The RNA shown here (c-di-GMP-I riboswitch aptamer) has 79 nucleotides and comes from a Rhodospirillaceae bacterium.
RNA sequence: UCCACGAAACGGCAAACCGUCGGCAACGGCGGGGCGCAAAGCUUCCGGUCCACAAGCAGUGGAUAGCGGGGCCAUCGAA
Repeated sequence: UCCACGAAACGGCAAACCGUCGGCAACGGCGGGGCGCAAAGCUUCCGGUCCACAAGCAGUGGAUAGCGGGGCCAUCGAA
């Protein structure tokens, strides 16, 4: 220095819920609030789930990165 790992330290993020705004909706932004998180940083490539359209199936578009997998970047340094 790199990989793996995750004790400690400095910090970081921010669930539910509430207020407000946007959206047909799922859901998202901002503020409050903290359930938790060593990638709960980024990224829809794969799967899942959710929403809309569709008579149904299929399909198309959207959402979820804090559902799982993959990819990229990254703080610290005990065993």

The coordinates come from a structure-prediction model, not an experiment, and the mean pLDDT is 89. Lineage of the source: Bacteria > Pseudomonadati > Pseudomonadota > Rhodospirillales > Rhodospirillaceae.